[in-house]
RNA sequence: GCCGCGCUGGUCCAACAGCAGGACAUCCGGCUCUGAACCGGAAGGUCGGGGUGCGACUCCUCGGCGCGGCA
Numbered sequence: 001g002c003c004g005c006g007c008u009g010g011u012c013c014a015a016c017a018g019c020a021g022g023a024c025a026u027c028c029g030g031c032u033c034u035g036a037a038c039c040g041g042a043a044g045g046u047c048g049g050g051g052u053g054c055g056a057c058u059c060c061u062c063g064g065c066g067c068g069g070c071a
Base pairs, nucleotide, nucleotide: 001070002069003068004067005066006065007064010024011023012022013021018054026042027041028040029039030038047063048062049061050060051059
């Protein structure tokens, strides 16, 4: 330099173009003599710009970062 793949809460993962969901962690409450475990609840997210479209996490494009391959 070229090609491919990936990027979603603090972490790890989902999401035929149609309400962004789950686990762990955190916080609050319940339970308990206290704590853990367990039960209930809450807060928290789409890498950035542009485009297509009624509608974009999803498609196109440019850029950034990471991984792999080739040179």